This is a predicted structure of a 93-nucleotide RNA (c-di-GMP-I-GGC riboswitch aptamer).
Rfam family: c-di-GMP-I-GGC riboswitch aptamer. Its family is annotated with cyclic-di-GMP binding in the Gene Ontology.
It was read from a public genome assembly, where an Rfam model found it.

[in-house]
RNA sequence: UCCGAAAAAGGCAAACCUGUCGAAAGGCAGGGACGCAAAGCCAAGGGUCUAAAGUCAAAAUCACAUUUUGACCAGGACAGCCGGUUACCGAAG
Numbered sequence: 001u002c003c004g005a006a007a008a009a010g011g012c013a014a015a016c017c018u019g020u021c022g023a024a025a026g027g028c029a030g031g032g033a034c035g036c037a038a039a040g041c042c043a044a045g046g047g048u049c050u051a052a053a054g055u056c057a058a059a060a061u062c063a064c065a066u067u068u069u070g071a072c073c074a075g076g077a078c079a080g081c082c083g084g085u086u087a088c089c090g091a092a093g
Stems, first nucleotide, its partner, number of pairs: 002093001003090002011036002016031006034080001040085003045082002047078004054072007
């Protein structure tokens, strides 16, 4: 250094519930543990999710406009998807 023990010490916390923020994805706090050897940190790259603003199309009314629906998308979110980066402990190999 790789590696990761039916080791020690310590750590994190999915679903779900409550409160709160957000248009949403989702965030934060408390409870709770499915799991995790980086489930620490990073949204620059791939990926996934969202789509208040905006663009286009369709429908409704004669029409301007408005409303609804759909597609795209500025932007946003997720690191417990891949990736990048730093690190505690120490059996065997």